[in-house]
RNAcentral holds the full RNA, with entries from Greengenes. This is a predicted structure of a 350-nucleotide part of an RNA (small-subunit ribosomal RNA, central domain) from an uncultured bacterium.
Context: one part of a larger RNA
């Protein structure tokens, strides 16, 4: 270093895009750099190993022998890599048809509910608990009617449904706009997959600036519980929660399960396409692709369970792990106003 793992024992980067590097489809034909054999030539002596001898043995020391896994040169082979040319079409693109979708971004609209204000009606209690008090209310509250203001959410459909690379996306209506699926088989002619670093995106809370403010509510006051109650209950409340910009860059960012490609037994349910068979007129049946769920066989698993969406069987490429605690801390870099991230250890314990 080789090794053995990473779905709950210590490990899968929060997600994507793509540099570099690794890894890659069929056929022909050329080269000979990997590769295979072959020669020669070197590879010193000692000193290792084998043998056989000399000091009385060993140790030491001597001869003999084999090797010294290597390097150069030169001759061959051409399977496989690699190169170069030329060629395919099934990979992965592009074209046409054609539906589905809370995918994204910008602007308008709309109704229910809460609050507040105004006016009407109406009177003594509302609200609130386990029970009650703080609080509201004769200056007329709670209820109840009509008109208004303003933010913020978007019942009903609604569904292990649907979209997206993750975060995450749900009321309508324009406009701009990514992707993904089926069909088709015209067009390109390996153009592919992974990606150290890079770059971009990334809940919720924070942080700038400027707005905004209805309910909700860290902090805080206050009433209750209590032995205390710096909780939990109630009654208020301000940041924040909303909106433009900008930062931050972290989550139990989870399927705690990295992409990619191939194969391997069925059953059933859902969402999107095609096609067929019988009807003609939808439904039903049948077969086929993408997608999501559920059970279960081989198979694997320490068990639990996973089981075509794999944790089976293989192939490539990444990340990450090596015993608990110290410590995700300390010191350094690097990033951010700040908060703090991100790399990321030793002593010492056990």
């Nucleotide at each position: 270093c080789u090794g053995g793992g990473u779905g709950u024992a210590a490990a899968g980067g929060g997600c994507g895009u793509g540099u570099a590097g690794g890894c890659g489809g069929g056929u022909u034909a050329a080269u000979a750099a990997g590769u295979u054999g072959g020669a020669u030539g070197u590879g010193a002596a000692a000193u290792a190993c084998c043998g056989c001898g000399g000091c009385u043995c060993a140790a030491c020391c001597g001869c003999g022998g084999g090797g010294c896994u290597g390097c150069a040169u030169c001759c061959a082979a051409a399977a496989c890599u690699a190169u170069u040319a030329a060629u395919c079409u099934u990979g992965a693109g592009u074209g046409u048809c054609g539906g589905a979708g809370a995918g994204g971004a910008a602007a308008g609209c709309g109704g229910a509910a809460u609050u507040c204000c105004u006016a009407g009606u109406g009177u003594a209690g509302c609200g609130g608990u386990g029970a009650a008090a703080u609080g509201c209310g004769u200056a007329g509250a709670u209820a109840u009617u009509a008109g208004g203001a303003g933010g913020a959410a978007c019942a009903c459909c609604g569904g292990u449904g649907g979209c997206g690379a993750a975060g995450g996306c749900g009321g309508c209506u324009u406009u701009c706009u990514g992707g993904a699926c089926g069909a088709u088989a015209a067009c390109u002619g390996a153009c592919g997959c992974u990606g150290a670093g890079g770059c971009g995106c990334g809940a919720a809370a924070g942080c700038g600036u400027g707005g905004g403010g209805a309910g909700c509510a860290a902090a805080c006051a206050g009433g209750a519980u209590u032995a205390g109650a710096u909780a939990c209950c109630c009654u208020g409340g301000u940041a924040g929660u909303c909106c433009a910009c900008g930062c931050u860059g972290u989550a139990a960012a989870c399927g705690a399960u990295g992409g990619a490609u191939a194969c391997u037994a069925g059953g059933u349910g859902u969402g999107g396409g095609g096609g067929g068979u019988a009807u003609c007129g939808a439904c039903c049946c049948c077969c086929u692709c993408c997608g999501u769920g559920c059970c279960g066989g081989a198979g694997u698993u320490a068990a639990c369970a996973c089981a075509a969406u794999a944790a089976g069987u293989a192939u490539c490429c990444c990340a990450c792990c090596u015993g608990g605690g110290g410590a995700g801390u300390a010191c350094g870099g690097c990033c951010g106003c700040a908060a703090g991230g991100u790399u990321g250890a030793a002593a010492c314990u056990c």

Background
Its Rfam family is "Bacterial small subunit ribosomal RNA". Its family is annotated with structural constituent of ribosome and ribosome in the Gene Ontology.